[in-house]
RNA sequence: GACUCAUCGAGACCGGCGGAGGGAAUAGGCCCGAAGAUGCCGGGGCAACCGGUGGAGCCCCAUAGCUCCACAAGGUGCCAACUCCUACGGCGAGCUUCGGUUCACCGAAAGAUGAGUG
Numbered sequence: 001g002a003c004u005c006a007u008c009g010a011g012a013c014c015g016g017c018g019g020a021g022g023g024a025a026u027a028g029g030c031c032c033g034a035a036g037a038u039g040c041c042g043g044g045g046c047a048a049c050c051g052g053u054g055g056a057g058c059c060c061c062a063u064a065g066c067u068c069c070a071c072a073a074g075g076u077g078c079c080a081a082c083u084c085c086u087a088c089g090g091c092g093a094g095c096u097u098c099g100g101u102u103c104a105c106c107g108a109a110a111g112a113u114g115a116g117u118g
Base pairs, nucleotide, nucleotide: 002117003116004115005114006113007112008111013043014042015041016040017039021032022031023030026087027086028085029084044079045078046077049075050074052071053070054069055068056067057066058065083110088107089106090105092103093102094101095100
């Protein structure tokens, strides 16, 4: 990198290095950034996907399995803004000079993360 499944409006910052752009890609918007961003390193934290521990329930009982709850010392992940917003399709509403435009909702696509498969 490919495929499958689940989740994506919550949550979580300090120090050091470094020195110009950065927020995945294209475009538009909107933001962050020399009061030093993005990034890298260290520490701290968040969370509960996997694993673990404990408890409850289902199953006649036990094991296994499934569901839920709690914990957080393991494996990942994450710690500006909803995945920053929009783009494609549907639906509704407002405005309109009838060309459009704005807003809300649902879905898709793309992406991210985890678990699994080959």
The RNA shown here (SAM riboswitch aptamer (S box leader)) has 118 nucleotides and comes from an Acidobacteriota bacterium. Of the family's consensus pairs, 97% are formed in the model. Lineage of the source: Bacteria > Pseudomonadati > Acidobacteriota. Model confidence (mean pLDDT): 84 of 100.